[in-house]
């Protein structure tokens, strides 16, 4: 200097004029309204967010309700802690990603049971032999070797006494070698069939009864060994999840974000909840059910309480007024405990409460960021370029997402002209 990563801050400020809503104090009898109640004036003071959004969780509060319990249903799912509580937060552990700082986590159980894993493949779970490897037997073919027989050639020897052919002597005869053919044996190779052994090699697939290597074997296999992964037993550390070590040759997949099993938790409806006041009316008529039990709390059952419930016709009021409505599991500061989330003590302050729905508009000065520009100074040295910072004057541009509605604790989503700090990686200079 660049690129990342984690956490925090801010969401312009000051002044003036005019205009809205709340609160406090004061003043007045004027107005609106049938009434309850409301309106007006003066002074002071307060008046949208980090997410106010989503309505995804948890509660406070209100009603059902005077009494619950069980089943169904729903939610969470590693360990420990925090909290009013939570599906949230903190600290750890395991797994995965990243060079790293760090990030993600739907993280209990598949040997309780039932399902699913298309196609491909022999076979998808106590699932398996397609190609193949090895051994033996039978048959065929080829090659080599040996033996026998026959055939042809050549060389040598003997004989012509005898036998056969022929004119002398030669051939037939014998031995050795070579060629060819047939048969037999044996060795090797190949092909086919049968029997047995194998799951190591190959093919298929996301995944094939642990992985890699060595030995061994007829060929193989944890069959044996070395290392690794999983599992079991024992020992040690830790509160625990879990981690480490030793031993054992034990190794029958994946999927529960499939049904399911296990552990823990859970009433419902909701501020348009509710409460009060005023005004008006017909506490009217009919039907059905009801102490052999109406109605009552998401559904069902049991239990409890004990008298109304539903439907139809008809009448009156009706965007009436007040309240709930902002003092809180709260905020700020400080001290103590705790790694932290957070807890406790003390002090200080009271920070919107609207209701067709306020918190606004204008003007002036100014802050911040960026661009254009630069004399000087500093980092930084003998000098210089570039870079950064300070400073100076002028011009121009910029500021996102977005508006309370009973309140609070979270999560998720949207968003920046921005600022600060820690850490990681890479490059350069001294």
């Nucleotide at each position: 200097u660049g690129a990342g990563u984690a956490a925090a801050c801010a969401a312009g400020g000051c002044a003036g004029u005019c205009g809205c809503g709340g609160a406090a104090a004061g003043a007045a009898a004027a107005c609106c309204g049938c009434a309850a109640g409301g309106u007006u004036c003066u002074u002071u003071u307060c008046g949208a967010g980090g997410a106010a959004a989503g309505u995804c969780c948890g509660a406070g509060c209100u009603c059902c309700g005077u009494a619950g319990g069980g089943c169904a249903g729903g939610g969470u799912g590693c360990u420990g802690g925090g909290u009013a509580a939570c599906g949230c937060c903190c600290a750890g552990u395991g797994a995965g990603g990243g060079u790293g700082a760090c990030c993600u986590u739907a993280a209990g159980g598949c040997c309780a049971g039932u399902g699913c894993c298309a196609c491909a493949g022999a076979a998808a779970a106590a699932a398996u032999a397609c190609c193949g490897c090895c051994u033996g037997g039978c048959a065929c073919u080829c090659a080599g070797u040996u033996g026998u027989a026959a055939u042809a050639g050549c060389a040598a020897u003997a004989c012509u006494c005898a036998c056969c052919u022929u004119u002398g002597a030669a051939g037939g005869a014998u031995u050795a070698c070579u060629u060819u053919u047939a048969c037999a044996a044996u060795u090797g190779a190949g092909u086919g069939c049968c029997a047995g052994g194998c799951a190591a090699g190959g093919a298929u697939g996301c995944a094939a009864c642990g992985g890699u290597g060595c030995g061994g074997u007829a060929a193989g296999a944890g069959c044996g060994c070395a290392c690794c992964a999983g599992g079991a037993g024992c020992c040690g550390g830790g509160a625990g999840a879990c981690c480490g070590g030793c031993u054992c040759g034990c190794u029958a997949g994946g999927u529960a974000a499939a049904c399911c099993c296990c552990a823990c938790c859970c009433g419902g409806a909701g501020c348009a909840a509710g409460a009060c006041c005023a005004a008006a009316u017909a506490g009217g008529g009919g039907a059905a059910g009801g102490a052999u039990g109406a109605a009552g709390c998401u559904g069902c059952c049991c239990g409890c309480u004990g008298a109304c419930u539903u439907c139809c016709c008809g009448g009156g009021u009706u965007u009436g007024g007040u309240u709930g409505c902002u003092u809180g599991a709260g905020g700020u500061g400080u001290c103590a405990g705790g790694c932290a989330a957070c807890u406790g003590g003390c002090a200080c302050a009271c920070a919107a409460g609207a209701c067709a729905g306020a918190u606004g508009a204008c003007u002036g000065c100014u802050g911040c960021u960026c661009c254009u520009a630069g004399a000087a100074c500093u980092g930084a040295u003998a000098a210089g370029c570039a870079c950064a910072g300070u400073c100076u004057a002028a011009g121009g541009a910029g500021a996102a997402c977005a508006g309370a509605a009973c309140u609070c604790g979270g999560c998720u989503u949207a968003u920046u002209a921005g600022u600060u700090u820690g850490c990681u990686c890479a490059g350069u200079u001294c």
The RNA shown here (Bacterial RNase P class A) has 430 nucleotides and comes from a Syntrophomonadaceae bacterium. Model confidence (mean pLDDT): 76 of 100. The sequence was found by an Rfam model in a public genome assembly.